[in-house]
Molecule: c-di-GMP-I riboswitch aptamer
Organism: Zoogloeaceae bacterium
């Protein structure tokens, strides 16, 4: 650095759900718990999606991110093993 494979070592992470906390919400944090993941490590840069506090409007509604999602995709970056 590349292709194929997952018959490999040490292992790693942790969905739903439950409990506690936090937030306007989406969500996030901690504990339990494992659906799965070869980057399900990290980064909000591009796109998508979620929420709508503030703000705006034609106001029981609608719009909107400065909020969020990296386990939605892409990209960047770091790492384990095997082969060359």
């Nucleotide at each position: 650095g590349a292709c194929u494979a997952u018959c490999c070592c040490g292992g790693g992470c942790a969905a739903a759900c439950c409990c506690g906390g936090u937030g306007a919400a989406a969500g996030c944090c901690g504990g339990g718990g494992a659906c799965g993941c070869a980057a399900a490590g990290c980064c909000a840069u591009g796109g998508g999606c979620c929420u709508a506090a503030c703000c705006c409007g034609a106001u029981u509604c609608g719009g909107u991110a400065u909020g969020g999602u990296c386990g939605c995709c892409a990209g960047g970056u770091u790492g384990u093993c095997u082969c060359g």